The prediction has a mean pLDDT of 84.
A computed fold for a 72-nucleotide RNA from Candidatus Giovannonibacteria bacterium RIFCSPHIGHO2_01_FULL_45_24, annotated as transfer RNA.
RNAcentral records the identical sequence in 2 taxa.
Its Rfam family is "tRNA". By type it is a transfer RNA.
The source organism's lineage runs through Bacteria, Bacteria candidate phyla and Candidatus Giovannoniibacteriota.
RNAcentral holds the sequence, with entries from ENA.
RNA sequence: GCGUGUGUAGCUCAACGGUAGAGCACGGAGCUUAUACCUCCGCGGUUCCAGGUUCGAAUCCUGGCACACGCA
Numbered sequence: 001g002c003g004u005g006u007g008u009a010g011c012u013c014a015a016c017g018g019u020a021g022a023g024c025a026c027g028g029a030g031c032u033u034a035u036a037c038c039u040c041c042g043c044g045g046u047u048c049c050a051g052g053u054u055c056g057a058a059u060c061c062u063g064g065c066a067c068a069c070g071c072a
Base pairs, nucleotide, nucleotide: 001071002070003069004068005067006066007065010024011023012022013021018055026042027041028040029039030038048064049063050062051061052060
């Protein structure tokens, strides 16, 4: 330099073009003499960036950026 893949909550990951979710973590309550476990509730997102298509984009298209792998 070329190609492919990935980028979504603090972390790991979901999400046929139609309200962005789960687990863990974190906070609160219950339980306990107390802690842990367990149960319930809650908090948490400019979906990497900029354009385009569309009534509507995390999703499709284009260009960038970062990372991983392969080729040279």